[in-house]
RNA sequence: CACAUACAAAGGCAAACCUAUUGAAAAGUAGGGACGCAAAAUUACCGGUCUAAGGGGACAUUGAGCUCUAUGACAGCGGGAUCGCCGGU
Numbered sequence: 001c002a003c004a005u006a007c008a009a010a011g012g013c014a015a016a017c018c019u020a021u022u023g024a025a026a027a028g029u030a031g032g033g034a035c036g037c038a039a040a041a042u043u044a045c046c047g048g049u050c051u052a053a054g055g056g057g058a059c060a061u062u063g064a065g066c067u068c069u070a071u072g073a074c075a076g077c078g079g080g081a082u083c084g085c086c087g088g089u
């Protein structure tokens, strides 16, 4: 430096849920809490998924209902890129 990740060692992160808070929502943040994770570290570049404030459309027994749409979100959906611990070859 590269490859792969068996048993370890030192550790790390933190699902659901609860509380508070931001947000139209999806979801995020903080605390508690652990389902799990060898990248469950970072990154919205590609695919995918979620939401629909705003905007468009149709109906019309005007419902803040239906439908389309990210500029919003998800890295613990997959891929890519970057950085990283121990031991092994």
Base pairs, nucleotide, nucleotide: 002089003088012037013036017032018031019030020029021028022027035076041082042081043080045079046078047077048074049073050072054069055068056067057066059063
Molecule: c-di-GMP-I riboswitch aptamer
Organism: Gallionella sp.